Predicted 3D model of an 86-nucleotide RNA (Glycine riboswitch aptamer) from a Paracoccaceae bacterium. Its mean pLDDT, the model's own confidence on a scale to 100, is 79. Its Rfam family is "Glycine riboswitch aptamer". Rfam 15.1 lists 9,425 matches to the family in 5,228 species. It was read from a public genome assembly, where an Rfam model found it.

[in-house]
RNA sequence: GCGUCAGGAUCGGGAGAACGGGUGACCCCCGUGCCGAAGGAGCAACCGCCCCGGUAAACUCUCAGGCCCAAGGACCGUCCUGGCCA
Numbered sequence: 001g002c003g004u005c006a007g008g009a010u011c012g013g014g015a016g017a018a019c020g021g022g023u024g025a026c027c028c029c030c031g032u033g034c035c036g037a038a039g040g041a042g043c044a045a046c047c048g049c050c051c052c053g054g055u056a057a058a059c060u061c062u063c064a065g066g067c068c069c070a071a072g073g074a075c076c077g078u079c080c081u082g083g084c085c086a
Stems, first nucleotide, its partner, number of pairs: 001085001003084007011077003018032005033067003039063001040061003046054003
């Protein structure tokens, strides 16, 4: 120090999805429906000691969460620390 891996913090960007009723209400409750990008779960190729097991996602499932805003938010960028590399 270009880069790369991991961790951390801050800041910025950051999607999707309803209606009806009880209500004055966007709170809360019920019913039905819907969304996927917290988290969680599942599977391929491949690998193995080949009965079986290991192993991935932004895919799939929606348990959880969510369906005004807010909050949250995978992921991307920025910064810091450490390792590797030059």